[in-house]
Context: one part of a larger RNA
């Protein structure tokens, strides 16, 4: 000179666009942050609706009842979804991480092909009953359902095989519907969403290897599952990955081992470059969820708002016993120089469930705070010499503040007031025409096309029209580096100071004042980087 996730002082008008716990991975009060599906299933607590039943009457109304009979649905039961999205940098110097490979793998949901979906069974929650507990939560008996559970069948392909053989699948829901069949419940047909099994793609995921990836030798030796071989375990897979038996190896001055310190990377800064620094926000990867330790489920965890143990700590307790985890979004105290609202919505992107509407989304869009940074605007324009008063300085002759103000003439950016008003909406219902399926004109879906119709922000950008120079200027410096000087005060004092170095009576260096210099909603001090 650039920068800065900055702070501090002294000052602040306004937008836009970004950013905001860098300290204690210290504790956390309160609310939300993961649900969804009745088109899986048994029901029916709870709302609303209701044939039919009763009762009053004003005679078509009001009240009481009222079949899970309807719309739905709290609890269960079941799928799926809670392994993502969001936080955090503690740990990791390499099981991490960039770069280039490998070959010994699995992949739910999604694409694109081939077959497939035939008969049975037995539980169980819900409930109900009875009964423990202070609560958390049980526990016995009895009924029940499913696309939940379990055999039998059937196996091209699939797995295993000693090549003889041998082993294993599945569910069923919703729309509609002419014959036919019917125990009137349906079957049957279709149409569609699911269900098994396979191959092969995408997608994600896991290992290996090699090279790069900080300091310290005042760290010189390190290793016993340690090196490597066979054989068996086990993983989705290779392997000392684990175990048995055999050898005796492996690493190391090109720095092992061992201490410190530290997520890594695109990147950001700085720099003519080479380098130095850096890892804040955004993107990729890692790792960790109170501390440690484990494993279930499940394609995927060894799982932040799952589950066991152990511990610390913090709450409830009838003292027997339970209950918890903000490094999620806002909040609180604490710790610091020092960082924000317990905000609105789910319109819009994206996610998750459902066939869909839809529901949930502190992701995510926006709102608040903050000059914290970047960028733009304003704070008036013009003329206007009697060079007014006034202040400062004077050699008392004047200079100077200075076209500066007044004064006259004009403008209305922004800021206020009042009106109007885009885009951010695609979707989605509902209707017709055509295609597509089908036996059908049903249903479904598709595609055109008219209607309708969704907005947190928002009192939105924007436009217009009012009104009036009206509401908007400061810091910091002036000895030399370094652009700006002169009085008065003080007197080696108070004081100043980045470095030279200034004050001890004429101080352009310290305090104040005129009056300059530079920047300008900021200015300037401290921290750090180059």
């Nucleotide at each position: 000179g650039a920068u800065u996730g900055a702070a501090c002082g002294c000052u602040g008008g306004c937008g836009g666009c970004a950013g905001g716990c860098c300290u204690a991975a210290c504790a956390c009060a309160u609310g939300c942050a993961a649900g969804u599906c009745g088109a899986g299933c048994g029901g029916c607590a709870g709302c609303a609706c209701a044939a039919g039943g009763g009762a009053g009457u004003u005679u078509a109304c009001u009240c009481c009842u009222g079949a899970g009979g309807u719309g739905g649905c709290g609890a269960g039961c079941g799928g799926c979804g809670g392994a993502c999205g969001g936080g955090u940098g503690a740990g990791u110097a390499a099981u991490g991480c960039c770069u280039a490979g490998g070959g010994a793998u699995c992949u739910g949901c999604c694409c694109a092909g081939u077959c497939g979906a035939g008969g049975g069974g037995g539980a169980u929650a819900a409930c109900a009953g009875u009964u423990g507990g202070a609560a958390a939560c049980g526990a016995c008996u009895g009924c029940u359902a499913a696309u939940a559970c379990c055999g039998c069948a059937u196996a091209c392909g699939c797995c295993c095989u000693a090549c003889g053989g041998g082993g294993g699948a599945a569910a069923g829901g919703a729309g509609g519907g002419g014959a036919c069949c019917u125990u009137c419940g349906g079957g049957c047909c279709u149409u569609u969403c699911g269900c098994g099994a396979u191959u092969g793609g995408a997608u994600g995921a896991a290992c290996c290897u090699a090279g790069g990836u900080g300091g310290g030798a005042u760290u010189a030796g390190c290793u016993a599952g340690u090196u490597g071989g066979u054989g068996a375990g086990g993983u989705a897979a290779u392997g000392g990955c684990u175990c048995a038996c055999c050898a005796a190896g492996g690493c190391g001055a090109c720095g092992a081992u061992c201490c410190c310190u530290a997520g890594c990377u695109g990147u950001u800064c700085u720099g003519a470059g080479a380098g130095g620094a850096u890892g804040a926000u955004c993107a990729g990867c890692c790792a960790c969820a109170c501390u440690g330790g484990g494993a279930c489920u499940g394609a995927g965890a060894c799982a932040c708002g799952g589950c066991c143990c152990a511990g610390a700590c913090u709450c409830c307790u009838a003292c027997g016993g339970g209950a918890g985890g903000c490094a999620g979004c806002a909040g609180u105290g604490g710790g610091g120089a020092a960082u924000a609202u317990u905000g609105c919505a789910c319109a819009a992107u994206g996610g998750g469930g459902g066939a869909a509407a839809c529901c949930c989304u502190g992701a995510u869009g926006c709102a608040g705070c903050c000059a914290u940074g970047c960028c733009g605007c304003g704070u008036g324009u013009g003329u206007g010499a009697a060079g007014a008063a006034g202040g400062c300085c004077u050699u008392c002759g004047g200079g100077u503040u200075g076209u500066a103000a007044a004064g006259c003439a004009c403008u209305u950016u922004c800021a206020g007031u009042a009106a109007g008003g885009a885009g951010g909406a695609a979707a989605g219902g509902u209707u017709a025409a055509c295609g597509a399926u089908u036996a059908a004109u049903a249903c479904u879906c598709g595609u055109u096309a008219g209607c309708u119709g969704u907005g947190a922000c928002g009192u939105u950008a924007c436009u217009u029209a009012c009104a009036g120079a009206a509401g908007a200027a400061g810091g910091a410096c002036c000895g030399g580096c370094u652009a700006a000087c002169u009085c008065c005060g003080u007197g080696c004092c108070a004081g100043c100071a980045g470095c030279c170095g200034c004050g001890g009576u004429a101080a352009u260096a310290c305090g104040g004042a005129g009056g300059g210099u530079c920047c300008g909603a900021g200015c300037g001090u401290u921290a750090a980087u180059c």

Background: A computed fold for a 530-nucleotide part of an RNA from Shewanella inventionis, annotated as small-subunit ribosomal RNA, 5' domain. Model confidence (mean pLDDT): 87 of 100. It matches the Rfam family "Bacterial small subunit ribosomal RNA". The sequence was found in a public genome assembly.